Transfer RNA from a Candidatus Wolfebacteria bacterium, 72 nucleotides, folded computationally. It matches the Rfam family "tRNA". Its family is annotated with triplet codon-amino acid adaptor activity in the Gene Ontology. By type it is a transfer RNA. Model confidence (mean pLDDT): 83 of 100. It was read from a public genome assembly. The organism belongs to Candidatus Wolfeibacteriota, within Bacteria.
[in-house]
């Protein structure tokens, strides 16, 4: 330099056009003599950025940024 893939909660990942979810973690309550485990409830996201398409974009298109893989 060229090609391909990935970017969503603190972490690991789903969701592939109709106002975003799980597990673990975190907080509170219950339980216990006290922990752990368990039960219940809750907080936590401008979905990497900018522009475009669309009535509507996490999702489609373009460019950019970062990371990874391959080729040279």
């Nucleotide at each position: 330099g060229c090609g391909c893939g990935c970017a969503u909660a603190g972490u690991u990942c789903a969701g592939u056009g109709g106002u975003a979810g799980a597990a673990c973690g975190c907080u509170g309550u219950c339980c216990u003599g006290a922990u752990a485990a368990g039960a219940c409830a809750g907080a936590g996201g401008u979905c990497c950025u900018u522009g475009g398409u669309u009535c509507g974009a996490u999702c489609c298109c373009a460019a950019g940024u970062g990371c990874g893989c391959g080729c040279a």